This is a predicted structure of a 372-nucleotide RNA (Bacterial RNase P class A) from a Chloroflexota bacterium.
RNA sequence: CAAGUAGGCCGGGUGGCCGCCGUCUCAGGGGAAGCGCUCCCCCGGGAGGGAGGAAAGUCCGGGCUCCAUCGGGCAGGGUGCUGGGUAACGCCCAGGAGGGGUGACCCUACGGAAAGUGCCACAGAAACCACACCGGCCGCCUUCUGGCGACCAAGGGUGAAAUGGUGAGGUAAGAGCUCACCAGCGGCUGGGUGACCAGCCGGCUGGGCAAACCCCACCCGGAGCAAGACCAAAUAGGAGGACGUUGAGGAUGCCCGACCGAAGUCCUCGGGUUGGUCGCUUGACCCUGGCGGCAACGCCAGGGCUAGACAGAUGGCCACCGGUCCGGCUGGCGCUGGACUACAGAACCCGGCUUACAGGCCUGCUUGGCCC
Numbered sequence: 001c002a003a004g005u006a007g008g009c010c011g012g013g014u015g016g017c018c019g020c021c022g023u024c025u026c027a028g029g030g031g032a033a034g035c036g037c038u039c040c041c042c043c044g045g046g047a048g049g050g051a052g053g054a055a056a057g058u059c060c061g062g063g064c065u066c067c068a069u070c071g072g073g074c075a076g077g078g079u080g081c082u083g084g085g086u087a088a089c090g091c092c093c094a095g096g097a098g099g100g101g102u103g104a105c106c107c108u109a110c111g112g113a114a115a116g117u118g119c120c121a122c123a124g125a126a127a128c129c130a131c132a133c134c135g136g137c138c139g140c141c142u143u144c145u146g147g148c149g150a151c152c153a154a155g156g157g158u159g160a161a162a163u164g165g166u167g168a169g170g171u172a173a174g175a176g177c178u179c180a181c182c183a184g185c186g187g188c189u190g191g192g193u194g195a196c197c198a199g200c201c202g203g204c205u206g207g208g209c210a211a212a213c214c215c216c217a218c219c220c221g222g223a224g225c226a227a228g229a230c231c232a233a234a235u236a237g238g239a240g241g242a243c244g245u246u247g248a249g250g251a252u253g254c255c256c257g258a259c260c261g262a263a264g265u266c267c268u269c270g271g272g273u274u275g276g277u278c279g280c281u282u283g284a285c286c287c288u289g290g291c292g293g294c295a296a297c298g299c300c301a302g303g304g305c306u307a308g309a310c311a312g313a314u315g316g317c318c319a320c321c322g323g324u325c326c327g328g329c330u331g332g333c334g335c336u337g338g339a340c341u342a343c344a345g346a347a348c349c350c351g352g353c354u355u356a357c358a359g360g361c362c363u364g365c366u367u368g369g370c371c372c
Stems, first nucleotide, its partner, number of pairs: 001368010012321007020050002023047004028042005052343001056354002059352005064224004069258007076220005081095005096110001097108004111215002116213002118209003133156002135152002138149004164182006183205001185202007228278004238269006249260002285304008322341008
């Protein structure tokens, strides 16, 4: 200097004018109540505050709210190597195994095929236990390139995959038949919390798919802020049906048990209200420092309060500057013209994952080249 890889940050700035939403405070006017306090509306002054790293997708997990509840079983659904983190998770961290890459690093839908069922098209002789297509060797016959018998799975072909792989010996030719190395399987010993790893020994050994059904382990109430609570108002204190203190009904569906339990519970049709307040922002919150831990993260101390709207606010104009790209001029520093300036907008809140993003900055590591 170039290429790569892992992580973090910014994503327009400044000034002026006009405008929007909400909180606090001061003054004035009006109204309700009316002793005062208090509440509502309007105008004005002042002080602070006002979208995101994804607010997106609605894919997971929760907080919170309501449905009196609890236990067990079947069904249904989710996760799937090990150990940690967390409120929890399908997330994060650290490891293991397999795979990719020269490497830094990256990927994994990663329990079980010896419980059972099923599939492996076509090609091929053959795709669950293996009957040999081409062929090799030996013996006999012979119409002279064929037939019969016995042996073979080493060579060739087909295929994603076919009698563990490579090499040597051996053999009529071959074959774990024997041996060396390796893979697989089994046993023993050692290390590790564990997944697993290492060493030694052994006989010599047909597969794949569970992102197929299934088996195993662990986990799982439902609905959701349009939840829910209150106020005001209005209508038709409407009509029909089932069950019900001999127990209706009670948290996905079904069953069992316990418990609670109403003069009610549920279903259908029809009518009224679509007004207002709360929920609504102090949080498993953020920042700084210290300690523990490889890390995720946890603990301690100090500091901070950072939108809460409701057809739904944060905008418009002007000027200058920044950044990127394309030019022109210049020996260079630089000057100058034009175009553009990303993805995108909270609506109860939080932890993740996934997706989108013009351009820019910072840090660690790897590889290559050059110079000293």
The sequence was found by an Rfam model in a public genome assembly. Its mean pLDDT, the model's own confidence on a scale to 100, is 78. Taxonomically the source falls in Chloroflexota (Bacteria, Bacillati). Its Rfam family is "Bacterial RNase P class A". Rfam classes the family as a ribozyme.